[in-house]
Molecule: transfer RNA
Organism: Andalucia godoyi
RNA sequence: GGGCUUAUAACUCAGCAGGCUAGAGUAUACACCUGAUAAGUGUAAGGUCGGUAGUUCGAGUCUACCUAAGCCCA
Numbered sequence: 001g002g003g004c005u006u007a008u009a010a011c012u013c014a015g016c017a018g019g020c021u022a023g024a025g026u027a028u029a030c031a032c033c034u035g036a037u038a039a040g041u042g043u044a045a046g047g048u049c050g051g052u053a054g055u056u057c058g059a060g061u062c063u064a065c066c067u068a069a070g071c072c073c074a
Stems, first nucleotide, its partner, number of pairs: 001073007010026004019057001028044005050066005
């Protein structure tokens, strides 16, 4: 220098033929349970879906460029 893959909650990940600006587990807070813990159960908080543009009635999803990480070629 060229090519490919990945980027979504604090962490690990799902989500796809484009359709309610989005879910799970772990962790956190509160409550229930217990004599008290742990475990268990319930609820809640937590996200501008890596960034900027474009396409579209509508983008986490498609396109271009950029950023970061990984792999391959030279």